[in-house]
Predicted 3D model of a 351-nucleotide part of an RNA (small-subunit ribosomal RNA, central domain) from a Planctomycetota bacterium. Its mean pLDDT, the model's own confidence on a scale to 100, is 88. The organism belongs to Planctomycetota, within Bacteria.
Context: one part of a larger RNA
């Protein structure tokens, strides 16, 4: 390479939209490019194989034959690809009722908690710890009242709950907006899946520029433990956490699980909708459907551990990655960045 693989052994791009390519539902009909049969023609000789033959055999040689899986040309077939024409409605989409929702953008707005800052009471403590101490406090601290001002966060609901492509989303209200599911079946008519490259988003930390800063809190500074203690434990604290603008593109970006279609036991629960329901009796209760989120489990698959209709089970399509450890996601080269530092990616050498 071929080929086997990618939950945990090396292996699923963080995610997602799409271009090229690749794949592609169903009926007639029609063409014959892929296919497929037939024929002619060419496929030098030697040479491999086959039969005869010549040197006393053999190696050699020498003659005929048969291969030469391939090309052309013509002639035919039409099931399957492919193309063209014309239909379909099961895919996919649209339309018209409807539902749920921390989905997503901006504005406003609450209350508890904290800190500060003013005043009232009040007088020696407090605050931390295993235990202290550094800290604060007679310039009146801690407590507690009253009044302000700030700033981040949303207790309780809350949940094995919802919502989103993933990052991720939690007070309350308005405005503007994405999607999803059900229910109708009178619309278009295959208008799809996937996606190399490119585009977008993409947590935390970071970085650039204004801003703001209450709590926290790397750096750092004391205290304190300890043989030391550049920690863990206290006292304080600067960057950041926060907003707006631009950058950065990385994570155990995880289900360590790519998308997609179809099929293939069941049971129990949640969530959001439809249909039916004699009789209980309507806040409902039965039954039944579709989507969606768990939990258990038979086949089946797995090395096991497990998965098991939300597959890691049977198939098909597409993409991405793997190919002993170490060297190493490193060197160089190339891009991207303001920088940090990303992406891409090796080898000698060693075991």
């Nucleotide at each position: 390479u071929u080929g086997g693989g990618c939950a945990u052994a090396a292996a699923g791009c963080g995610c997602a939209c799409g271009u090229a390519g690749g794949c592609u539902g169903u009926g007639c009909g029609g063409c014959a490019a892929g296919u497929c049969a037939g024929a002619u023609g060419u496929g030098a000789a030697a040479g491999c194989c086959c039969u005869c033959g010549g040197c006393u055999c053999a190696a050699c040689c020498g003659a005929g034959g048969a291969a030469g899986u391939g090309c052309a040309u013509c002639u035919g077939a039409a099931a399957c690809u492919g193309c063209c024409g014309u239909g379909c409605u099961a895919g996919a989409g649209a339309a018209c009722g409807g539902u749920u929702g921390g989905g997503g953008u901006g504005a406003g707005u609450g209350g508890a908690a904290c800190u500060c800052c003013u005043g009232g009471u009040g007088g020696a403590g407090c605050g931390g710890u295993g235990a202290a101490a550094u800290g604060c406090g007679u310039a009146g601290a801690u407590a507690u009242c009253a009044g302000g001002a700030g700033g981040a966060a949303c207790a309780c609901c809350g949940g094995u709950g919802g919502c989103g492509a993933a990052a991720g989303c939690g007070g309350c209200u308005c405005a503007c907006u994405g999607g999803a599911c059900c229910g109708u079946a009178a619309c278009u008519g295959a208008c799809g899946c996937u996606g190399a490259g490119g585009u977008g988003c993409g947590a935390a930390a970071g970085c650039u520029a204004g801003g703001g800063g209450a709590g926290c809190g790397a750096a750092c500074g004391g205290g304190a433990u300890u043989a030391g203690a550049u920690a863990c434990c206290c006292c304080g604290g600067u960057a950041g956490u926060c907003c707006u603008a631009g950058c950065c593109g990385u994570a155990a970006a995880c289900g360590a699980u790519g998308g997609g279609u179809a099929c293939u036991a069941g049971g129990c629960a949640a969530g959001g909708g439809g249909a039916a329901u004699g009789c209980c009796u309507a806040u409902g209760g039965u039954c039944u459907u579709c989507c969606u989120u768990g939990c258990c489990g038979g086949a089946g698959c797995a090395a096991a551990u497990g998965u098991g209709u939300u597959a890691a089970g049977u198939a098909c399509c597409c993409c991405g990655c793997c190919u002993g450890g170490g060297g190493a996601g490193u060197a160089c080269g190339c891009u991207c960045g303001c920088a940090a530092g990303g992406g891409u990616a090796a080898a000698a050498c060693u075991c």